[in-house]
Context: one part of a larger RNA
RNA sequence: CUUACACCUGGACAGAAAGACCCUAUGAAGCUUGACUGUAUCUUGGUAUUGGGUUCGGGCUUUUCUUGCGCAGCCUAGGUGGGAGACUUUGAAGUGUGCGUUUUGGCGCACAUGGAGUCAUCAUUGAGAGACCACUCUGGGAAGGCUAGAAUUCUAAUGGUGUUCCUUGAAUCAGGACAUUAAACAGUAUCAGGUGGACAGUUUCACUGGGGCGGUGUGCUCCUAAAGGGUAACGGAGCUGCGCAAAGGUACCCUCAGUCUGGACGGAAAUCAGACAUUGAGUGUAAAGGCAAAAGGGUACUUGACUGUAAGACAUACACGUCGAGCAGGGGUUAACGCCGGCCUUAGUGAUCCGACGGUACCGCGUGGAAGGGCCGUCGCUUAUCGGAUAAAAGCUACUCUAGGGAUAACAGGCUGAUCUUCUCCAAGAGUCCAUAUCGACGAGAAGGUUUGGCACCUUCGAUGUCGGCUCAUCACAUCCUUGGGCUGCAGUAGGUCCAAAGGGUCGGGCUGUUCGCCCGUUAAUGUGGUACGCGAGCUGGGUUCAGAACGUCGUGAGACAGUUCGGUCCAUAUCCGGUGUAAG
Numbered sequence: 001c002u003u004a005c006a007c008c009u010g011g012a013c014a015g016a017a018a019g020a021c022c023c024u025a026u027g028a029a030g031c032u033u034g035a036c037u038g039u040a041u042c043u044u045g046g047u048a049u050u051g052g053g054u055u056c057g058g059g060c061u062u063u064u065c066u067u068g069c070g071c072a073g074c075c076u077a078g079g080u081g082g083g084a085g086a087c088u089u090u091g092a093a094g095u096g097u098g099c100g101u102u103u104u105g106g107c108g109c110a111c112a113u114g115g116a117g118u119c120a121u122c123a124u125u126g127a128g129a130g131a132c133c134a135c136u137c138u139g140g141g142a143a144g145g146c147u148a149g150a151a152u153u154c155u156a157a158u159g160g161u162g163u164u165c166c167u168u169g170a171a172u173c174a175g176g177a178c179a180u181u182a183a184a185c186a187g188u189a190u191c192a193g194g195u196g197g198a199c200a201g202u203u204u205c206a207c208u209g210g211g212g213c214g215g216u217g218u219g220c221u222c223c224u225a226a227a228g229g230g231u232a233a234c235g236g237a238g239c240u241g242c243g244c245a246a247a248g249g250u251a252c253c254c255u256c257a258g259u260c261u262g263g264a265c266g267g268a269a270a271u272c273a274g275a276c277a278u279u280g281a282g283u284g285u286a287a288a289g290g291c292a293a294a295a296g297g298g299u300a301c302u303u304g305a306c307u308g309u310a311a312g313a314c315a316u317a318c319a320c321g322u323c324g325a326g327c328a329g330g331g332g333u334u335a336a337c338g339c340c341g342g343c344c345u346u347a348g349u350g351a352u353c354c355g356a357c358g359g360u361a362c363c364g365c366g367u368g369g370a371a372g373g374g375c376c377g378u379c380g381c382u383u384a385u386c387g388g389a390u391a392a393a394a395g396c397u398a399c400u401c402u403a404g405g406g407a408u409a410a411c412a413g414g415c416u417g418a419u420c421u422u423c424u425c426c427a428a429g430a431g432u433c434c435a436u437a438u439c440g441a442c443g444a445g446a447a448g449g450u451u452u453g454g455c456a457c458c459u460u461c462g463a464u465g466u467c468g469g470c471u472c473a474u475c476a477c478a479u480c481c482u483u484g485g486g487c488u489g490c491a492g493u494a495g496g497u498c499c500a501a502a503g504g505g506u507c508g509g510g511c512u513g514u515u516c517g518c519c520c521g522u523u524a525a526u527g528u529g530g531u532a533c534g535c536g537a538g539c540u541g542g543g544u545u546c547a548g549a550a551c552g553u554c555g556u557g558a559g560a561c562a563g564u565u566c567g568g569u570c571c572a573u574a575u576c577c578g579g580u581g582u583a584a585g
Base pairs, nucleotide, nucleotide: 001585002584003583004582005581006580007579008578010577011576012575015571022405023404024403025402027401028400029397030396031395032394035202036201037200038199039198042194043193044192045191046190047189048188049187051154052153053152054151055150056149058147059146060145061144063143064142065141066140068137069105078136079135080134081133082132085119086118087117094113095112096111097110098109099108100107101106158182159181160180161179162178164177165176166175167174205217206216207215214234219239220238221237222236223235241386242284243343244342248302249301250300251299252298253297254296256280258276259275260274261273262272282291283290285348287346288345289344306329307328308327309326312323313322314321318387331340332339333338354380355379356378357377358376359375360374362373363372412460414455415454416453418452420448421447422446423445424444425443429439430438467542468540469539470538472534473531474530475529476528477527480505481504482503483500484499485498486497487496488495507521508520509519510518511517548566549565550564551563552561553560554559
């Protein structure tokens, strides 16, 4: 070295299971509630089944009666018309009682008594008889009628009960009879209001140096932006969701901030005068670009902050957006020429649908109208997730599931090396003196790849098992001991610091799951690190990290917590490489 056998498991990112952690999906399911929208239930009311009395108070009038006061006038004259007679032994005037109305007076009605007249036509008045008849007004009342309501009562609907009777010989069933009780309620049906996680269907945004928390989402200005335009980031700075009837238009006029000097009160700054001052002031509002023939500051007159249009351009995926001479109408201002279709400019905003208001008279379901629609103008959205899914929507899941993703996190690896560890340079200073025996500020430069991180690039989510311990190790040297040496602020002993050096060695216990750490006792010393924070197809399973349960805290709740606590299935017969032993060649 080859072969065979017996063994060991370091590797084959070994096997098993389309990862359960994490993210994504306009995926699913279960659960919750102050999500949304519904439903059962419950409740309240109307109507029907559902009827009869009495009382109360409400409404109406097709009924009857009544009420009605300016002055003058016998007097309490509602209005109009007709009208010369009307009522009366079927009981007139008068008197009494009661009732109604009225502040009194008065008026009306009923009853009793009475026993024959009463009222009108005349004079006052705008209007003449309540003599009589008809119609009618006002405001209340009385009677009647109709009608919804409330209370109470009745019994016949309807309900309950009955060791009662019948069908029926048995029957606690059914029907009927009878008795009793409740009673037009209840129950039932239907229509509405309320309640309603008891139940159901759903929703619960995106960006994001993983996700969550936070922040952001439209528009305007500047820088980034690389001298045309455009240009990203959770890059650096700000602002907006308006305002103004003058802060718009025109004509005419004016010049600012600041400094210096002078000047009563008056001062650093009030108002006044002079000089200098080119823009440093001012501009409604952020910034930028502008602006002194001012776009800045005033005065006068005004409404062009117009109607109908528009050649042509800018910008642009689209849809939006921006500028605009000119023409027509009718105006403002100016002597005129001219200027004026808002504001120094760039933000101050919202498509479509649906609806509302004004106008128009275009359509009008046989015709004429109307309803409704169209067209023109205007209005209603923090539709702010601002190109706006609906008029209308929040959460939990460790009981979970599916499709996927190494497009994306947690372990390990990689890159980086801020942080970390080690070293070097400079040397202010400490070291009595003396920077460098030793220590070394302020700073500077490296190395390493053991910490905490950053990145998410390779491999991994059709699985690379995660802390600590045990077992077994192996390497580095930035050496803890042992060896040799330089310097020393090295007398010696004992040290300090540096150089060479990895051969060997580097403990036993208590507490904690601990690594670490603290403590006890030894020792020459009880080294620091790498090896997938070495090693789970070698062991363990105390911790972390499923399902059960509890505490504290948070949450209305389902539930949650790098908070705590008790409990909690660790598979495997070794094919190849590798290794050990034995035998043979």